Transfer RNA from Lachnoanaerobaculum sp., 72 nucleotides, folded computationally. Its Rfam family is "tRNA". It is annotated as a transfer RNA.
[in-house]
């Protein structure tokens, strides 16, 4: 110095350019119980940043930043 690949809820993961991004799992709230566990119900939380194309962008495109791999 160059390529490639990755980036979403506290976590792990989905989502063919098009319905309010959606599951489990965690936090909380209730219900169940003699009381926890387990069960059930509910709320809560997210697209790494900046711009560009689109009527419409988590998705296409460019740069920018973290993190990996890989070459020199």
């Nucleotide at each position: 110095u160059c390529u490639c690949c990755u980036a979403u809820a506290g976590u792990u993961c989905a989502a063919u350019g098009g319905a309010c991004a959606g599951a489990a799992u965690g936090a909380c709230c209730g219900g169940c119980u003699a009381c926890g566990a387990a069960c059930c119900g509910g709320u809560u939380g997210a697209u790494u940043c900046c711009g560009g194309u689109u009527c419409g962008a988590a998705u296409c495109c460019g740069g920018g930043u973290a993190g990996g791999a890989g070459a020199a």
The prediction has a mean pLDDT of 81.